[in-house]
Description: The RNA shown here (transfer RNA) has 72 nucleotides and comes from an Actinomycetota bacterium. It was read from a public genome assembly. Its mean pLDDT, the model's own confidence on a scale to 100, is 83. Its Rfam family is "tRNA". It is annotated as a transfer RNA.
RNA sequence: GGGCGCGUAGCUCAGCGGGAGAGCGCCCGCUUCACACGCGGGAGGUCGCUGGUUCAAUCCCAGCCGCGCCCA
Numbered sequence: 001g002g003g004c005g006c007g008u009a010g011c012u013c014a015g016c017g018g019g020a021g022a023g024c025g026c027c028c029g030c031u032u033c034a035c036a037c038g039c040g041g042g043a044g045g046u047c048g049c050u051g052g053u054u055c056a057a058u059c060c061c062a063g064c065c066g067c068g069c070c071c072a
Base pairs, nucleotide, nucleotide: 001071002070003069004068005067006066007065010024011023012022013021018055026042027041028040029039030038048064049063050062051061052060
């Protein structure tokens, strides 16, 4: 330099045109003598960035940035 894949919550990931989600973690409550487990509730997001398409974009298209694998 080229090809392919990935980038969504603190972490690991799902979702793939119209509601942004799960598990774990964190906070509060219940339970316990206490802790853990369990149960209930809650906080937490520029969906990598910019532009395009569309009535509408996390999702489609282009460029760029970052990470990984392969080729040279």